The RNA shown here (transfer RNA) has 73 nucleotides and comes from a Candidatus Woesearchaeota archaeon. Model confidence (mean pLDDT): 81 of 100. The source organism's lineage runs through Archaea, Nanobdellati and Candidatus Woesearchaeota.

[in-house]
RNA sequence: GGGCCUGUGGUCUAGCGGUUAUGAUACAACCUUCACACGGUUGUGGUCGCCAGUUCGAAUCUGGCCGGGCCCA
Numbered sequence: 001g002g003g004c005c006u007g008u009g010g011u012c013u014a015g016c017g018g019u020u021a022u023g024a025u026a027c028a029a030c031c032u033u034c035a036c037a038c039g040g041u042u043g044u045g046g047u048c049g050c051c052a053g054u055u056c057g058a059a060u061c062u063g064g065c066c067g068g069g070c071c072c073a
Stems, first nucleotide, its partner, number of pairs: 001072007010025003018056001027043005049065005
């Protein structure tokens, strides 16, 4: 330099172009216990890597850039 894959809460992750973006974990409060752990309920936390484009509508499709991984030279 070229090709392919990939980027979603602190971490991991689901997500046919149309639901309030899913679940786990972590964190906080409460219930439970003499207490702790386990368990249960509720809550906090995302401008879906960035900028444009297509579309009535984009996390999803297209292009460029950035980061990561693999391969070729």

It matches the Rfam family "tRNA". Rfam classes the family as a transfer RNA.